[in-house]
RNA sequence: UUCCGAUAAAGCCUAACCUUUCGUGAGAAGGGGACGGAAAACCGCGGAUCUUCAAUCUGGGAAGAUGGCCGGGUUGCCGAA
Numbered sequence: 001u002u003c004c005g006a007u008a009a010a011g012c013c014u015a016a017c018c019u020u021u022c023g024u025g026a027g028a029a030g031g032g033g034a035c036g037g038a039a040a041a042c043c044g045c046g047g048a049u050c051u052u053c054a055a056u057c058u059g060g061g062a063a064g065a066u067g068g069c070c071g072g073g074u075u076g077c078c079g080a081a
Base pairs, nucleotide, nucleotide: 004079005078012037013036017032018031019030020029021028022027035068041074042073043072045071046070047069048066049065050064051063052062053061
């Protein structure tokens, strides 16, 4: 350094729910709150799911959302076995 992931240490993030704001909506952001997480940090590249608008007589189109749905890419703390 890489792989790996401890009854280690320092920390970190934040599900559901409540509330405010934004959005047609899926959902996003702020505050509260922690189910959980070794990348629950970032990236919509592929798949999947969801929303909107169309279209259709069977076409799965266009735009968007989800990274805590899966895969993948990039970067990061610590150093036991």
This is a predicted structure of an 81-nucleotide RNA (c-di-GMP-I riboswitch aptamer) from Geobacter sp. Of the family's consensus pairs, 95% are formed in the model. It was read from a public genome assembly, where an Rfam model found it.